[in-house]
RNA sequence: AGAGUCGGCUGGACAGCCGCUGUUUUAUCGUCAAGAUAAAAUGGAGGAAAGUCCGGGCUCCAUUGGGCAGGGUGCCAGGUAACGCCUGGGGGGCGCAAGCCUACGGAAAGUGCCGCAGAAAAUAUACCGCCUGCCAAGGCAGGUAAGGGUGAAAAGGUGCGGUAAGAGCGCACCGCGCAACUGGUAACAGAAGUGGCAUGGUAAACCCCACCCGGAGCAAGAUCAAAUAGAGGAACAGACGCGUGGCCCGCGCGGUUCCUGGGUAGAUUGCUUGAGCUGCAGGGUGACUUGCAGCCUAGAUGAAUGGCUGUUCUCGACAGAACCCGGCUUAUAGGCUGACUCUUUCU
Numbered sequence: 001a002g003a004g005u006c007g008g009c010u011g012g013a014c015a016g017c018c019g020c021u022g023u024u025u026u027a028u029c030g031u032c033a034a035g036a037u038a039a040a041a042u043g044g045a046g047g048a049a050a051g052u053c054c055g056g057g058c059u060c061c062a063u064u065g066g067g068c069a070g071g072g073u074g075c076c077a078g079g080u081a082a083c084g085c086c087u088g089g090g091g092g093g094c095g096c097a098a099g100c101c102u103a104c105g106g107a108a109a110g111u112g113c114c115g116c117a118g119a120a121a122a123u124a125u126a127c128c129g130c131c132u133g134c135c136a137a138g139g140c141a142g143g144u145a146a147g148g149g150u151g152a153a154a155a156g157g158u159g160c161g162g163u164a165a166g167a168g169c170g171c172a173c174c175g176c177g178c179a180a181c182u183g184g185u186a187a188c189a190g191a192a193g194u195g196g197c198a199u200g201g202u203a204a205a206c207c208c209c210a211c212c213c214g215g216a217g218c219a220a221g222a223u224c225a226a227a228u229a230g231a232g233g234a235a236c237a238g239a240c241g242c243g244u245g246g247c248c249c250g251c252g253c254g255g256u257u258c259c260u261g262g263g264u265a266g267a268u269u270g271c272u273u274g275a276g277c278u279g280c281a282g283g284g285u286g287a288c289u290u291g292c293a294g295c296c297u298a299g300a301u302g303a304a305u306g307g308c309u310g311u312u313c314u315c316g317a318c319a320g321a322a323c324c325c326g327g328c329u330u331a332u333a334g335g336c337u338g339a340c341u342c343u344u345u346c347u
Stems, first nucleotide, its partner, number of pairs: 001343010012312007020044010046318001050329002053327005058217004065249004070213005075089005090104001091102004105208002110206002112202003127148002129144007156174006175197001176195003181190003221269004231260006240254004276295008
């Protein structure tokens, strides 16, 4: 200097005028209250607010249990309120490397599938070829799976010996299996020994195994106000009916369910102090955690932060809360910055 890998921060700024909205204070109106108006002070969208994919907090069913079906996860150990998330480690794969990916339990419980090509695609075979014998120049019989061909994959691989030709047929090394030993909490790894050795793949196919799982959701729920037609019909009825996914048992309650028709629907609350954030110190490889101190950071309800002007600049991307939080996934112009890897050159 070039190429790359893994992170972090930011996401136009400043000033003025008018406008929107929350809180507080003051004044006025209102019988009181709820509230309304004016002024002042002060606050007002994100790193993803998106997706609605997971996990919860909270509210109700509800008084409380079990089972079946069903669903979810799938190496080991930790973290966390919890998770399908995160951290560290192991196995496998990719990359020269820094690093990245992983839907990673079981194929000797069973079933299914592997098209075409090929002789043959699983307890599977002989097309070409090789060897032996006979007949006589092209066939027949026997042996073979080392060589060739087909294919994603064809009875472990390389070499030596042996054989009629061959073959783990035998041997050496590698691969694979086995019981013990060593290291590790474990997944797993290691060296040595032993066995010629089980002849595939696929479970993101069905299945088996281990662990986990009530439901509905802020349009949950609570309070106040208002209104009428406590109208009509049908079914079941304690051996019955109802009870927030399905079925069964248990438990609880005592009327329940369906159809037709009519009336009302306004306000308040839930609603923002949280598994919260920041700083320092300690523990831990890390995720994270403990202690101390400090801070309060939007609560709209047909849906609030907009418009104009001037200056500046890196000339502005993706994009707007609706009960809240922890994750994952997706989108993202530009700017600043840390560590590491490889190549080349100079000293």

Notes: Model confidence (mean pLDDT): 77 of 100. A computed fold for a 347-nucleotide RNA from Methylobacter sp. KS41, annotated as Bacterial RNase P class A. The sequence was found by an Rfam model in a public genome assembly.